[in-house]
The RNA shown here (Bacterial RNase P class A) has 343 nucleotides and comes from Rhizobacter gummiphilus. The sequence is in RNAcentral, with records from ENA and Rfam. The organism belongs to Rhizobacter, within Bacteria. The model forms 91% of the base pairs in the Rfam consensus. The gene name in the source record is rnpB.

RNA sequence: GAAGUGGAACAGACCGCCGCUGGUGCAGGGCCCGAAAGGGUGCACUGGAGGAAGGUCCGGACUGCACAGGGCGGCGUAGCAGCUAACGGCUGUCCACCGCGAGGUGAGGAUCAGAGCAACAGAGACGAGUCGGCCGGGGGCGCAAGCCCGCGGCAGGGUGAAACGGGCAAUCUCUACGCGCAGCAACACCAAAUAGGCCAGCGUUGAUGUGGCUCCGCGGAGCUGGCGGGUAGGUGGCAUCGAGCCGUGCAGUGAUGCACGGCCCAGAGGAAUGGCGGUCACGGCCGGCAUGUCGCAAGGCAUGCCGGCUGCACAGAAUCCGGCCUAUCGUUCCGCUUCACUU
Numbered sequence: 001g002a003a004g005u006g007g008a009a010c011a012g013a014c015c016g017c018c019g020c021u022g023g024u025g026c027a028g029g030g031c032c033c034g035a036a037a038g039g040g041u042g043c044a045c046u047g048g049a050g051g052a053a054g055g056u057c058c059g060g061a062c063u064g065c066a067c068a069g070g071g072c073g074g075c076g077u078a079g080c081a082g083c084u085a086a087c088g089g090c091u092g093u094c095c096a097c098c099g100c101g102a103g104g105u106g107a108g109g110a111u112c113a114g115a116g117c118a119a120c121a122g123a124g125a126c127g128a129g130u131c132g133g134c135c136g137g138g139g140g141c142g143c144a145a146g147c148c149c150g151c152g153g154c155a156g157g158g159u160g161a162a163a164c165g166g167g168c169a170a171u172c173u174c175u176a177c178g179c180g181c182a183g184c185a186a187c188a189c190c191a192a193a194u195a196g197g198c199c200a201g202c203g204u205u206g207a208u209g210u211g212g213c214u215c216c217g218c219g220g221a222g223c224u225g226g227c228g229g230g231u232a233g234g235u236g237g238c239a240u241c242g243a244g245c246c247g248u249g250c251a252g253u254g255a256u257g258c259a260c261g262g263c264c265c266a267g268a269g270g271a272a273u274g275g276c277g278g279u280c281a282c283g284g285c286c287g288g289c290a291u292g293u294c295g296c297a298a299g300g301c302a303u304g305c306c307g308g309c310u311g312c313a314c315a316g317a318a319u320c321c322g323g324c325c326u327a328u329c330g331u332u333c334c335g336c337u338u339c340a341c342u343u
Base pairs, nucleotide, nucleotide: 001339002338003337004336005335006334007333008332009331010330012280013279014278015277016276017275018274020048021047022046023045024044025043026042030041031040032039033038050314054325055324057323058322059321060320061319062183063182064181065180074179075178076177077176078175079093080092081091082090083089094108095106096105097104098103109174110173114172115171116168117167131157133154134153135152136151138149139148140147141146187236188235189234190233197227198226199225200224201223202222209218210217211216242264244263245262246261247260248259249258250257251256282311283310284309285308286307287306288305289304290303291302292301293300294299
């Protein structure tokens, strides 16, 4: 230098203006919506998407229901050892395969418990048997050479991935281990209207209602109050204290654990995290100039500078967390391998 291989980080920066949204303070003040519960509104300060927030595949936290214990059934996992809250994740290592190598991939227990399956070729494909051949011995026919029919054996031929010796467990099965069911639309609390329910009072000896109505008339079986559950609506769950982030040290090959110090880091509910302008950085295209190089030339290629236009991926939290998988323009850094060259 070229070609690879394993891993890590970033995901434009800064300034100005205008917005959206959480928290705190002013502040238990005013105003608005609402029957209530509750919510909204001003100013200041301050926080405001990701490495995957995605797919919802696996595991947990949390919540409700169920639950004495055991078995059957069902689902899942599978070398060995470890890490972890847990896992189908991760780490180390063995083995097999791929690669010259760095490295990568692997559902990698059991086929003397049982069942099932195997294209083509081949006589025969899993209950065995004999296509051709050879050997041994028996019987029959024949003068003989030899022929025919049984029996026993074969390490050899031929087909095939595989020929009674095995293969497939990613077919059932067996073994070992794990697993109760549902999910934040869980669940808890506050709580209308209407219609049921229960209780009390009044009412066919005419209530409530109605005709301007203490009377009188019409009318004919309900009316009033309270309680309770559920619904609409609202609040919590829910995001400042955790399997949290950063740094250092120690233990360990490592995943990881422990100790110390520092930090507080989105929280909506039709769903905020945005828009505009400027400067700089980066990518693409076009034009001009300069240099180098190829070419007879026209012109091409490379690098640098200037100007213009344009772009900046995949994607977007919704109870939270640990993983896996998938998507991703590009930029930077580190370890290692192979080859070539120089000293």